[in-house]
RNA sequence: CACACGAAAGGGCAAACUCGCCGCGAGGCGGGGACGCAAAGCCACGGGCCUCCAGGAGGUAGCCGGGCCGCCGAA
Numbered sequence: 001c002a003c004a005c006g007a008a009a010g011g012g013c014a015a016a017c018u019c020g021c022c023g024c025g026a027g028g029c030g031g032g033g034a035c036g037c038a039a040a041g042c043c044a045c046g047g048g049c050c051u052c053c054a055g056g057a058g059g060u061a062g063c064c065g066g067g068c069c070g071c072c073g074a075a
Stems, first nucleotide, its partner, number of pairs: 005073002012037002017032006035062001041068003045065003048060005
């Protein structure tokens, strides 16, 4: 220094619910709020699930797999 790993430290994100807004909808954005998360950072490539104006189009990355980047440094 790198990978693996995940004690500690500094911190980070934010489920349900709720208020407002956008959307046909799944859902998204912002405020409040914390169930949890060591990638709960990003990507819709594969699978799953969900929606619709359904030969298709869309959503979900906090469903699984995969890819990329990343803070700290004990055993």